Predicted 3D model of a 136-nucleotide RNA (c-di-AMP riboswitch aptamer (ydaO/yuaA leader)) from Phormidesmis priestleyi BC1401.
RNA sequence: CAGUAUAAACUGGUGGAUCACUCUAUUCAAAGCGGAGGAACCAACCUUAUUUUGGGGCGAAUCUCAGAGAGUUUGAGAGAGACACCUUCCAGUCUUAGCCCGUCAGCUAACUCCGUCGGCAAUGGGAGGAGCGCCC
Numbered sequence: 001c002a003g004u005a006u007a008a009a010c011u012g013g014u015g016g017a018u019c020a021c022u023c024u025a026u027u028c029a030a031a032g033c034g035g036a037g038g039a040a041c042c043a044a045c046c047u048u049a050u051u052u053u054g055g056g057g058c059g060a061a062u063c064u065c066a067g068a069g070a071g072u073u074u075g076a077g078a079g080a081g082a083c084a085c086c087u088u089c090c091a092g093u094c095u096u097a098g099c100c101c102g103u104c105a106g107c108u109a110a111c112u113c114c115g116u117c118g119g120c121a122a123u124g125g126g127a128g129g130a131g132c133g134c135c136c
Stems, first nucleotide, its partner, number of pairs: 011121002014118001018031001032116006042106001054104001055101004062078005079096005085129007
């Protein structure tokens, strides 16, 4: 000097998962942002229908077509989602998981309950807009 790795701080992206305050630094409460249950009306059912072929919820994370060693797996496509101030267009890259309820839940005012984790480190161009800084 260069590269790699680790730790901390700051700044960012994913996401609902953050701000502020107090404190015994633990918990709770509160605000913000999210999720669920829960009337009337409506919907559905009351026949052949639904209820084990169980059903339902969070989430972008579903569907289709081939293949597959008895399969927990491969590939492709469609649809959907993310990419750094915001929206949008084009191109490019990536994701398409996981978990929960427990036989039960349509919508749903009042009301009731719950979460506020985790894992990461940045693709460009065009158009429109917003904000900041500097100078005059």
The organism belongs to Phormidesmis priestleyi, within Bacteria. The sequence was found by an Rfam model in a public genome assembly. Its Rfam family is "c-di-AMP riboswitch aptamer (ydaO/yuaA leader)". Its family is annotated with cyclic-di-AMP binding and regulation of gene expression in the Gene Ontology.